[in-house]
Context: one part of a larger RNA
Molecule: large-subunit ribosomal RNA, domain VI
Organism: Candidatus Spechtbacteria bacterium RIFCSPHIGHO2_02_FULL_43_15b
RNA sequence: CGUAGAAUUUUGAAGGGAGUUUCCCGUAGUACGAGAGGACCCGGGAGAACGAACCUCUGGUGUAUCAGUUGUCGCGCCAGCGGCAUUGCUGAGUAGCUAUGUUCGGAAGGGAUAAGCGCUGAAAGCAUCUAAGCACGAAGCCCACCCUAAGAUUAGAAUUCAUAGAGUCCUUGUAGAUGACAAGGUUGAUAGGCUCAUAGUGUAAGCGCCGCGAGGCGUUGAGCUUACGAGUACUAAUUUCUCAUACUUUUUAUUUCCUGUGAGG
Numbered sequence: 001c002g003u004a005g006a007a008u009u010u011u012g013a014a015g016g017g018a019g020u021u022u023c024c025c026g027u028a029g030u031a032c033g034a035g036a037g038g039a040c041c042c043g044g045g046a047g048a049a050c051g052a053a054c055c056u057c058u059g060g061u062g063u064a065u066c067a068g069u070u071g072u073c074g075c076g077c078c079a080g081c082g083g084c085a086u087u088g089c090u091g092a093g094u095a096g097c098u099a100u101g102u103u104c105g106g107a108a109g110g111g112a113u114a115a116g117c118g119c120u121g122a123a124a125g126c127a128u129c130u131a132a133g134c135a136c137g138a139a140g141c142c143c144a145c146c147c148u149a150a151g152a153u154u155a156g157a158a159u160u161c162a163u164a165g166a167g168u169c170c171u172u173g174u175a176g177a178u179g180a181c182a183a184g185g186u187u188g189a190u191a192g193g194c195u196c197a198u199a200g201u202g203u204a205a206g207c208g209c210c211g212c213g214a215g216g217c218g219u220u221g222a223g224c225u226u227a228c229g230a231g232u233a234c235u236a237a238u239u240u241c242u243c244a245u246a247c248u249u250u251u252u253a254u255u256u257c258c259u260g261u262g263a264g265g
Stems, first nucleotide, its partner, number of pairs: 001151001005161006014148004020048007032037001050105005058099004065092005070085006109143003116136001118134002165243003169185005190236003193232004199225003206219005258265002
């Protein structure tokens, strides 16, 4: 830009993905076989590799969480804190992300076939799967499963609305390079703040008691706490604005049409 208004829901022409395989058990030590050995068919179970999704569990990370601790500097000193030293080092760790973790997938089924096995059957009184006709037959092909999909210009369909709708702007994230997408914009829980809970760390500071002291005990599962959950309009999503659509009439341009061999009319 088109699909001659808008929103929502869709059909599926076409395209892409997937397609793997082992072992064990029962049938059954059966059929078969002198024995040794040892099945088809059918049913059940456990896996490998690969793939997808996810984070409940197991772990990893977690440089905005908590604690311990060394050196040094600073806050006048003590105490308590802060800066720097790879995040100073160390021990843990929420959310998110993640695999080695968890769940799931290949299947089953249908159709047409390949090699191949056949039925009926002539040419060729026989025979013959083939010439006419008919029935089977594969991890392969077409469906089926998952995804995209009407620029499928053949531009589809349904429903609703038609002063319809969309955007800009703002608060944001389940989204993200930017657009886009998604949740919201006071008729509001969208983000922040606050409260509570969860979760993490592991008993803060101060004070009291004990000890010569380093320290210990009590107050105390204390204090602190990021991304998580719920609640709560306290703060910010203000007011505006832009585009666009229907009907009638007119004008202009273009297309179509008529005409001329043609420039044109």